A computed fold for a 105-nucleotide RNA, annotated as THF (Tetrahydrofolate) riboswitch aptamer.
Of the family's consensus pairs, 83% are formed in the model.
[in-house]
């Protein structure tokens, strides 16, 4: 000089624990403000992720038990949400450029 490789951030899947909603919040979809992260160094985007907010769309209950005169109320079991956090497992992953890193030759 050549090649081949590696490691972020974060995303998805399954599975467990603990919630939380079925009186519809959350999830998904389509805007606006702020903000933050992006392999070890620097640059960084029209990409990603948070908060906050507007707008369309939209779902599933059923049983027991106590108390009550009832209306209802708690607790509960079992389902239901493209559900919420944490943990383990796999599986994807520098948007991109430039320089470093590890093997080989």
């Nucleotide at each position: 000089g050549a090649u081949a490789g590696a490691g972020u951030a974060g995303g998805a899947a399954u599975a467990a624990a603990c919630g939380c909603g079925u009186u519809a919040a959350g999830u998904g979809c389509c805007g606006a403000a702020c903000g933050g992260a992006c392999g070890g160094g620097g640059a960084g985007u029209u990409g990603c992720c948070g908060u906050u907010u507007g707008g369309a769309c939209g779902a599933a209950c059923a049983g027991g038990a106590c108390a009550u005169a009832a209306a209802u109320g708690u607790c509960u079991u079992g389902g239901c949400g493209g559900u919420g956090u944490u943990u383990a497992u796999u599986c994807c992953g520098c948007a991109u450029c430039c320089c470093g890193c590890u093997g080989u030759c």

Rfam family: THF (Tetrahydrofolate) riboswitch aptamer. Rfam 15.1 lists 747 matches to the family in 747 species. Its mean pLDDT, the model's own confidence on a scale to 100, is 75.